[in-house]
Molecule: SAM riboswitch aptamer (S box leader)
Organism: Clostridium kluyveri
RNA sequence: UUCUUAUCAAGAGAGGCGGAGGGACUGGCCCUAUGAAACCCAACAACCGGCAUUUAUUUCAAUAUGUAUCGGUGUUAAUUCCUGCAGAGUUAAUUUAUACUCUGAAAGAUGAGAA
Numbered sequence: 001u002u003c004u005u006a007u008c009a010a011g012a013g014a015g016g017c018g019g020a021g022g023g024a025c026u027g028g029c030c031c032u033a034u035g036a037a038a039c040c041c042a043a044c045a046a047c048c049g050g051c052a053u054u055u056a057u058u059u060c061a062a063u064a065u066g067u068a069u070c071g072g073u074g075u076u077a078a079u080u081c082c083u084g085c086a087g088a089g090u091u092a093a094u095u096u097a098u099a100c101u102c103u104g105a106a107a108g109a110u111g112a113g114a115a
Base pairs, nucleotide, nucleotide: 001115002114003113004112005111006110007109008108013041015040016039021031022030023029025084027082028081042076043075044074047072048071049070050067051066052065053064055062080107085104086103087102088101089100090099
């Protein structure tokens, strides 16, 4: 980098450091010097491992539930901030077409597995 698969409406700092940017991309709309990103610490969560219990069993493995003392990630403004493609509904209007709601997809993010 590519592929497969699961999840994405909850949760989490008025700390240190740092100095101008950030929210993937498009169009919006926002955050930011009452200080952005990055980094450190802290916290949240529980995806993988670990651990405990359950069922079964000769045993191991496996399934399910739980835990957060330990390891590997991840996350800590706004629903993945909204939106981008398709369909349905309501509404306005009447062929140049408005606004809104819902569903699915796409894209993206993160974990796990594979190449």